[in-house]
Molecule: SAM riboswitch aptamer (S box leader)
Organism: Bacillus aerolatus
RNA sequence: CUCUUAUUUAGAGUGGUGGAGGGACUGGCCCGUUGAAACCCGGCAACCGUUUUUGCAUUCGGCGAAAAAAGGUGCUAAAUCCUGCAAACGAACGUUUGAGAAAUAAGAG
Numbered sequence: 001c002u003c004u005u006a007u008u009u010a011g012a013g014u015g016g017u018g019g020a021g022g023g024a025c026u027g028g029c030c031c032g033u034u035g036a037a038a039c040c041c042g043g044c045a046a047c048c049g050u051u052u053u054u055g056c057a058u059u060c061g062g063c064g065a066a067a068a069a070a071g072g073u074g075c076u077a078a079a080u081c082c083u084g085c086a087a088a089c090g091a092a093c094g095u096u097u098g099a100g101a102a103a104u105a106a107g108a109g
Base pairs, nucleotide, nucleotide: 001109002108003107004106005105006104007103008102013041015040016039017038021031022030023029025084027082028081042076043075044074047072048071050068051067052066053065054064055063056062080101085098086097087096088095089094
């Protein structure tokens, strides 16, 4: 980098360093010297993994449920901030649904 599967309206800081950008891209709309990115610390969550309890099953390998959170990631403004393509309804604005794109995890190449 590509592919497969799953998830994406919940949650999380009055901290330190830093010093002008950031929210993937488009068009919007926002955040930011009352301090952006990045890094550190803290926190959240429970994808992988670990531990304990437990149901089924028992070929001893497995499929679930509950709790916790050593470790591997991830996340920590706004629904993935909204949007883009298609369909339905609708006079328009718009609403809903689906797809696409994106992000993350696990696996494969």